[in-house]
RNA sequence: UGACAAGGGCAAACCACUCGAGAGGGUGGGACGCAAAGCCAAGGGACCUAACGAGGGACGUAUGUUCCAGGGUCAGCCUAGCCGCCACA
Numbered sequence: 001u002g003a004c005a006a007g008g009g010c011a012a013a014c015c016a017c018u019c020g021a022g023a024g025g026g027u028g029g030g031a032c033g034c035a036a037a038g039c040c041a042a043g044g045g046a047c048c049u050a051a052c053g054a055g056g057g058a059c060g061u062a063u064g065u066u067c068c069a070g071g072g073u074c075a076g077c078c079u080a081g082c083c084g085c086c087a088c089a
Base pairs, nucleotide, nucleotide: 001087002086009034010033014029015028016027017026018025019024032076038082039081042079043078044077045074046073047072048071049070055068056067057066058065059064
């Protein structure tokens, strides 16, 4: 670096069961794709927000509503980090 090749690997949508408030997760089936579609939630991003919610902004006469923050999910969105098979060089 992924052109050729070998042995293989993973598994989107969807379906069933199941866990969760939800985003979503697990198992089985199933393959759209993937050379890191292996690991990692640190930065950006997307999504959820029942409980928690210090603190702050906006609106409202007010109960309150909403946004940020807080809490969470996604590694098959990007970056950083860790580790790795085969081939070429």

Description
Predicted 3D model of an 89-nucleotide RNA (c-di-GMP-I riboswitch aptamer) from Nitrospira sp. The RNAcentral record of the sequence draws on Ribocentre. Lineage of the source: Bacteria > Nitrospirota > Nitrospiria > Nitrospiraceae > Nitrospira. The coordinates come from a structure-prediction model, not an experiment, and the mean pLDDT is 85.